[in-house]
Context: one part of a larger RNA
């Protein structure tokens, strides 16, 4: 001076406590252990692994097994020396790769040489091979917690204090006052993005009050610039005003205007450090190792195994509910190897078709819960919806191993889940649907976004958990 304490005093977080809705049991989906495997590649392991690397394992990917081939190599510069185009067709073997044998055959220059491959050669390529406890860079985590230091200056023989303690106050080392301390940096807040309200400008592909035209109907056409609603700039919120408390501070309670009031909601931003935290398989990169193989190419299989154990989710277990039917209203996204209208065929998955658009225009495109009517009546059912059969549809060269969708049949377990334990304080929690990356297709119930409906609850801080200050006590460092 720090770390500790089942010492202390004060403060804080959805930490508790008050709610809601889960999770833990069912069945599936998806990750892991385990085991099993010729191989079931590898890495991540308390919070801070485990639907994670992976935002796409049928072939590719692939790193992993089995078998077949190659040896200056699939890839990159050079060196010498040969020889020619190279690619490609075709024929034979093959599971391909490659093997062989055939056909076809080079520019540039007058010439030397040059460019391109091919064969020998030599240097070397070239490892997802091992070290994350040799590194960089990136990232996780305490944590958006409020800390964390420096100069100089006084103090102490010194380590080191002080400044930063302390009295309020704050989301904050935020301010304010005191004080041997004066000042200053990295963090706070602020500057920046998006939502809310206005104003100005500008209106095509938007918009359509008002005016005319026109249709079975539609902003369809004239045609407007009000509105909505887009793209540009301002405006506006600052404890700015009024009251009260406070030390006559700083702030802290009420109020008024107001679209928003006291950090107005959200992003994005993450100090000095911790944890030899993750990453040598996203990249670089030291060392070691491998060089007819730990390199490389093909093909098949594997990464999809299945007694079980664990984390994650989706579906449910019904009447606040299942079917039928009619009927309403978004947002943010994508599209040309593309999105695909309208007709038509098919119960359907789809199929034919071919108009429009590189898109405020045309396309995905019916948004679900809603709302109205109609059925079913508590029953493992008209709840559930797993296996399984049987038939077809689509990418794809290829759907056996091991792809999604339909359609008919099949209709399992499931009765709201022990100890235990998770989220979440407002447009939040639950709910309900839509886009999107990746991507030929999809195991997508995942991610990561966008809207619709739309609560409850919080007395307090005794107690768990974590954290920030200040004291204290210590045989720790």
């Nucleotide at each position: 001076u720090g770390a500790c304490g089942g010492g202390g005093a004060c403060c804080c977080g959805c930490a508790c406590a008050a709610g809601c809705a889960g999770c833990g049991g069912a069945g599936c989906a998806u990750g892991u252990g385990g085991u099993u495997u010729a191989a079931u590649u590898c890495g991540a392991c308390g919070c801070a692994a485990c639907g994670c690397g992976a935002a796409g394992a049928a072939c590719c990917u692939u790193a992993c097994c089995u078998g077949g081939g190659c040896u200056u190599g699939a890839c990159a510069u050079g060196u010498u020396g040969a020889g020619g185009a190279a690619a490609g067709g075709c024929c034979u073997g093959g599971a391909a790769a490659c093997a062989g044998g055939u056909c076809c055959c080079c520019c540039c220059g007058c010439a030397a040489g040059g460019g391109c491959c091919u064969c020998a050669u030599c240097a070397c390529a070239g490892g997802u091979g091992g070290u994350g406890c040799a590194u960089g860079g990136c990232u996780g985590u305490c944590g958006u917690c409020a800390g964390c230091u420096c100069g100089u200056g006084u103090c102490g023989u010194g380590a080191g204090a002080u400044g930063u303690u302390g009295g309020g106050u704050u989301a904050a080392g935020u301010c304010c006052c005191g004080c041997a301390a004066c000042g200053a940096g990295c963090g706070c807040a602020a500057c920046c993005c998006c939502u809310g309200u206005c104003c100005u400008a500008u209106g095509u592909u938007g918009c359509c009050a008002g005016c005319g035209a026109g249709u079975a109907a539609u902003g369809u056409c004239g045609g407007g610039g009000a509105c909505u609603c887009a793209u540009a700039g301002g405006a506006g919120a600052c404890u700015g005003c009024c009251g009260g408390u406070g030390a006559c501070a700083a702030a802290c309670c009420g109020g008024a205007g107001g679209a928003a009031g006291g950090u107005a909601g959200g992003g994005a931003u993450g100090a000095c450090g911790u944890c030899a935290a993750g990453u040598c398989a996203g990249c670089a990169u030291g060392c070691c190792c491998c060089u007819u193989a730990u390199g490389u190419c093909c093909a098949g299989g594997g990464c999809u195994a299945c007694a079980c154990a664990c984390g994650u989710g989706c579906u449910a277990c019904a009447u606040u509910g299942g079917c039928c039917g009619a009927u309403a209203c978004a947002g943010a996204g994508g599209g040309c190897u593309g999105c695909c209208a309208a007709a038509c065929c098919g119960c359907a998955a789809g199929g034919u078709g071919g108009a429009g658009c590189g898109a405020a225009u045309c396309u995905c495109a019916u948004a679900a819960a809603g709302u109205c009517g109609g059925u079913c009546u508590c029953g493992g059912u008209u709840c559930g919806g797993a296996u399984u059969g049987a038939g077809g549809g689509c990418u794809g060269a290829a759907a056996c191993u091991c792809g999604c969708c339909c359609u008919c049949a099949u209709g399992a377990a499931g009765g709201u889940g022990g100890a235990g334990u998770u989220g979440c304080u407002a447009g939040u929690a639950a709910u309900c649907g839509c886009g999107a990356a990746u991507c030929a297709g999809c195991a997508a119930c995942g991610u990561c976004g966008c809207g619709g409906u739309g609560a409850a609850u919080a007395c307090g801080u005794u107690c768990c958990c974590g954290g920030g200050u200040c004291u204290u006590g210590u045989a720790c460092a």